[in-house]
């Protein structure tokens, strides 16, 4: 160095819910909180999943453009730690 997260250990994030606050909506944003996380750091590139809009269709449910979810999974990328 790599590889791994079984134990440590420093610091790091912060589910639901509550309060403002943006937005038709799904959501986000800041605060209070702490369910949990070794990429709960970045990224929507692939898939799923949720919203809006909607061609044809009686309807269900969808094609389509938009948009959200990186704490749904997976590709990318970029990083902290002692001991085994």
């Nucleotide at each position: 160095a790599a590889c791994a997260g079984c134990c440590a250990u420093u610091g790091g994030c912060a589910a639901a819910a509550c309060u403002g606050u943006c937005g038709c909506a799904a959501g986000g944003c800041a605060g209070u909180g702490a369910c949990g996380c070794a990429a709960a750091g970045c990224u929507u590139c692939c898939g799923g999943c949720c919203c809006g809009u909607g061609a044809a269709c009686u309807a269900a449910g969808c094609a389509u453009c938009g948009g959200g979810u990186a704490g749904c999974g997976g590709g990318g990328u970029u990083g902290c730690c002692g001991g085994c």
Molecule: c-di-GMP-I riboswitch aptamer
Organism: Betaproteobacteria bacterium